The RNA shown here (Glycine riboswitch aptamer) has 98 nucleotides and comes from Holtiella tumoricola. The prediction has a mean pLDDT of 79. It matches the Rfam family "Glycine riboswitch aptamer". Its family is annotated with glycine biosynthetic process in the Gene Ontology.

């Protein structure tokens, strides 16, 4: 010098699923209790592989580890707004490398 690797920032694009019922409350907004859904914030669970132990053992058991857009729906969510995994860009900034 400095990424085609990390990190926070910012921009711009992002899906799903009752503006449900009932109380409170002029009324939204909110809060409570129902009953119906939805996965893309977070988090839960595991598959192959690995590792230990036990075993004569490459059988076999037992236990640890172990991914996602897959799974659960604990949290979030269900007009708009905010959010929103994920993609692009824009600066910064740290490091691999020379």
């Nucleotide at each position: 010098u400095g990424a085609c690797g990390g990190a926070a920032c910012u921009c711009u694009g992002g899906a799903g699923a009752g503006a449900c019922u009932u109380g409170c409350g002029u009324a939204a907004a909110g809060c409570a209790a129902g009953c119906g859904c939805c996965g893309a914030a977070g988090g839960u669970g595991c598959a192959a592989g690995g590792c230990a132990u036990a075993g004569c053992a490459u059988a076999u058991a037992u236990g640890c580890u172990c991914a996602a857009a897959c799974u659960c729906u604990c949290a979030g969510g269900c007009a708009a707004a905010a959010g929103g995994a994920c993609a692009g860009g824009g600066a910064u900034u740290c490091u691999a490398a020379u």